This is a predicted structure of a 73-nucleotide RNA (transfer RNA) from a Clostridia bacterium. Its Rfam family is "tRNA". Gene Ontology term of the family: triplet codon-amino acid adaptor activity. Its mean pLDDT, the model's own confidence on a scale to 100, is 80. NCBI's taxonomy places the organism under Bacteria, Bacillati, Bacillota, Clostridia.

[in-house]
């Protein structure tokens, strides 16, 4: 260089083909226990890689670009 896959909470992933951004773990707090672990309850955590475009509405569609893979040459 050329094509395709992927990027979404600290990790691993979901989001029904455009309509309210979740879940499990981990983390912090409670209750339970002598402690401590299991378990139950609550919560904290987001520029949907990044910037434009369309649209009433964009994690999703489009253009470009950035990072990881795969293949060809």
């Nucleotide at each position: 260089u050329u094509g395709g896959a992927a990027g979404u909470a600290g990790c691993u992933c979901a989001a029904u083909u455009g309509g309210c951004a979740g879940a499990g773990c981990a983390c912090c707090g409670g209750a339970u226990u002598g402690u401590g672990g299991c378990u139950c309850c609550g919560g904290c955590g987001g520029u949907u890689g990044g910037c434009a475009g369309u649209u009433c509405a964009a994690a999703u569609c489009u253009g470009c670009u950035c990072u990881u893979c795969c293949a060809a040459c």